[in-house]
C1' cells in the first nucleotide's frame, strides 16, 4: 500500500516552542484561529479495538500496544422513501398544478481509527 470486518450524535486540556492559518481532498456552507491556528514536546485525561490480568457469564480492569482529546467524519454533495410545497428556481397558462431547491428518515461513498491477513 491493498483486502476484509467493526467502529464514527457519548467522551476526554494545560504548559512549553512555533507564527499564519484551520477543520482529509474537490465544489458549497458553516466554524474555529494573534484572547495565538497548523504543526512539535512533555505532561494530565477519555475511550475500551488488540494484548495481559479477573469473572462461569452478560462483564470488569486499564498495566501493555495503538487511537482519540471544538463543533455528529462539522453539514451538504450519490441513492431511495414518506410527509410537505410558505419563500425561491423551471415547466405550464386551463389559474388547476407539476418539477427542482429545500426539511425528516434510511441506505451508499468518501474519510478515519483499530484488528486480521497479503
Nucleotide at each position: 500500500g491493498a483486502u476484509u470486518u467493526a467502529u464514527a450524535c457519548a467522551g476526554a486540556a494545560g504548559a512549553g516552542g512555533g507564527g499564519a492559518g484551520a477543520g482529509a481532498u474537490c465544489g458549497g456552507g458553516c466554524u474555529c484561529u494573534g484572547u495565538a491556528a497548523a504543526c512539535c514536546u512533555c505532561u494530565g485525561g477519555c475511550a475500551a479495538c488488540c494484548u495481559a490480568c479477573c469473572g462461569c457469564a452478560u462483564g470488569g480492569c486499564a498495566a501493555g500496544g495503538u487511537g482519540c482529546u471544538a463543533a455528529u467524519u462539522c453539514c451538504c454533495g450519490c441513492c431511495u422513501a414518506a410527509g410537505a410545497c410558505a419563500a425561491c428556481c423551471g415547466c405550464a397558462g386551463g389559474u388547476a398544478g407539476c418539477g427542482g431547491c429545500g426539511c425528516u428518515a434510511g441506505g451508499g461513498a468518501c474519510u478515519a481509527u483499530a484488528a486480521a491477513u497479503c

Notes: A computed fold for a 118-nucleotide RNA from Arsenicibacter rosenii, annotated as SAM riboswitch aptamer (S box leader). It matches the Rfam family "SAM riboswitch aptamer (S box leader)". Rfam links the family to the GO term regulation of gene expression. Of the family's consensus pairs, 94% are formed in the model. The coordinates come from a structure-prediction model, not an experiment, and the mean pLDDT is 82.